[in-house]
């Protein structure tokens, strides 16, 4: 310095006050929180990527509905979400200023509660092996 190479660590934050109310961290005012990789420059809403549902195969209960395990990750369907003014050589990324967005299941309607999950991962890192 390279690899379809073996292993190991690590790899998500957030409801504090008041209201209504039989009850609400869910509702209604005030509030908090922002993975991971590229991007002329520092990103929650530029590109894309992960997890979760949904989706396809198998098998299995059931045999009308349906319900349950495993794979796949290409299929992408739910998957969201910025604009404006200023600096600059370059910023939808820095400054100011207003805005918006956020998987399922539970539960009085949740990004902040409990749960699947002591779980999986985009990805970081190190250590062996091996090549130049």
């Nucleotide at each position: 310095u390279c690899g379809c190479g073996u292993u190991c660590u690590c790899a998500g934050g957030g409801c504090g006050g008041g209201g209504u109310g039989c009850a609400a961290u869910u509702c209604c005012c005030c509030a908090c929180c922002g993975g991971c990789g590229g991007u002329g420059a520092u990103a929650g809403c530029c590109c894309g990527c992960g997890a979760g549902c949904g989706c396809u195969u198998u098998c299995c209960c059931a045999u009308c509905c349906g319900g349950g395990a495993a794979a796949g990750g290409u299929c992408a369907g739910c998957a969201g979400a910025u604009c404006c003014g200023g600096u600059g050589g370059a910023a939808c990324u820095c400054c100011g200023g207003a805005g918006c967005c956020g998987a399922c299941g539970g539960u009085a309607u949740a990004g902040u509660c409990c749960g699947g999950a002591c779980g999986g991962a985009a990805g970081a890192g190190g250590a062996c092996c091996g090549u130049g």